A computed fold for a 71-nucleotide RNA from an uncultured bacterium, annotated as transfer RNA. It matches the Rfam family "tRNA". Gene Ontology term of the family: triplet codon-amino acid adaptor activity. The family's RNA type in Rfam is transfer RNA. The sequence was found in a public genome assembly. The prediction has a mean pLDDT of 80.
RNA sequence: UCGGGGAUCGUCUAAUGGUAGGACAACUGGUUUUGGUCCAGUCAAUUGGGGUUCGAUUCCCUAUCCCCGAG
Numbered sequence: 001u002c003g004g005g006g007a008u009c010g011u012c013u014a015a016u017g018g019u020a021g022g023a024c025a026a027c028u029g030g031u032u033u034u035g036g037u038c039c040a041g042u043c044a045a046u047u048g049g050g051g052u053u054c055g056a057u058u059c060c061c062u063a064u065c066c067c068c069g070a071g
Stems, first nucleotide, its partner, number of pairs: 001070007010024004018054001026042005047063005
């Protein structure tokens, strides 16, 4: 330099155009003599910018960063 892949709650991971979900963690409550376990609940995210669309995590362009390959 070229080609391919990736970026989603604090962490991991779903969602191929129609209310962004789950697990762990955190917090609150219940249970327990206390802690832990268990149960219920709450909080919390789409890398930035632009475009297409009634509607974008999803499709297109671009920037940044990471991984793989080629030279």